[in-house]
């Protein structure tokens, strides 16, 4: 310098252009003599950034940032 991959909740990951989800974790309650386990409920995301396409973008397009891999 070029090509490719990834970026979504505190963590690990889903997500066919049409309401952003799961598990774990956190908080509260039930249960217990008290814990653990179990059950119920709750909160946490402007989806890496900017612009574009579209009635509508986490998704498609362009550029940038960060991390990684490969080539020179």
């Nucleotide at each position: 310098u070029a090509a490719c991959u990834a970026a979504u909740a505190a963590c690990u990951c889903a997500g066919a252009g049409g309401u952003a989800g799961a598990g774990u974790g956190a908080a509260a309650g039930a249960c217990u003599g008290a814990a653990a386990a179990u059950c119920u409920u709750u909160a946490u995301a402007u989806c890496a950034a900017u612009g574009g396409u579209u009635c509508a973008a986490g998704a498609c397009c362009a550029u940038u940032u960060u991390a990684g891999u490969u080539a020179u």